[in-house]
RNA sequence: GAGGACCUUCGGGGACAGGUGAAAUUCCGUACCGGCGGUAAGGUUGUUUGCCGAGCCCGCGAGCCCUUUUGGGUUGAUCCGGUGAAAAGCCGGGGCCGACAGUAAAAGUCUGGAUGGGAGAAGGGAAAG
Repeated sequence: GAGGACCUUCGGGGACAGGUGAAAUUCCGUACCGGCGGUAAGGUUGUUUGCCGAGCCCGCGAGCCCUUUUGGGUUGAUCCGGUGAAAAGCCGGGGCCGACAGUAAAAGUCUGGAUGGGAGAAGGGAAAG
């Protein structure tokens, strides 16, 4: 060389006892959930290091469309108050969002593609030159 070919493991959560109806875990109602990387005025620690800290701030992933492949495109949602020099991230409160296909009726939560894929995480780890 090595920020490494390659190998291994890991890698998504959540609904019902109610109402209407011929029929709904899909509507109404109430409840619940939040992948990965980045950012960080908070937290932890005696200090540094380190570790933790955003669904709706930036980017990515799955899905969908195009493409022989590589790859390209597309793909949701945040306000108010407080503190402060400064808040997208802190504290308090309210709100909002959620692929495709299926279904006796419209689905973030049911079933299915999926014992799949995957952003990535951890560990191991050469050689030529």
Molecule: FMN riboswitch aptamer (RFN element)
Organism: Pelotomaculum thermopropionicum